Annotation
Transfer RNA from a Chloroflexota bacterium, 87 nucleotides, folded computationally. Lineage of the source: Bacteria > Bacillati > Chloroflexota. Rfam family: tRNA. The family's RNA type in Rfam is transfer RNA. It was read from a public genome assembly. Model confidence (mean pLDDT): 80 of 100.

[in-house]
RNA sequence: GCCGAGGUGGCGGAACAGGCAGACGCAGCCGACUUAAAAUCGGCUGCCCGAAAGGGCAUGGGAGUUCGAAUCUCCCCCUCGGUACCA
Repeated sequence: GCCGAGGUGGCGGAACAGGCAGACGCAGCCGACUUAAAAUCGGCUGCCCGAAAGGGCAUGGGAGUUCGAAUCUCCCCCUCGGUACCA
């Protein structure tokens, strides 16, 4: 260089056919139970602003297609695997 696979919250990891992103688990926070703690159970938990109601943003970066993109197309960056050439 070429070919293939991949990049999603604090972590692992889903979303198969383009239609509520982050299911599910871990971690974390709050509560119940306990003398206290652990375990267990219940609730919450992407990020930012906000007292709240609510608003904005978000799938490696950028552009495109589309009513609508994590998903399709193009360019670029990074990781892993394979392979060729040279020395």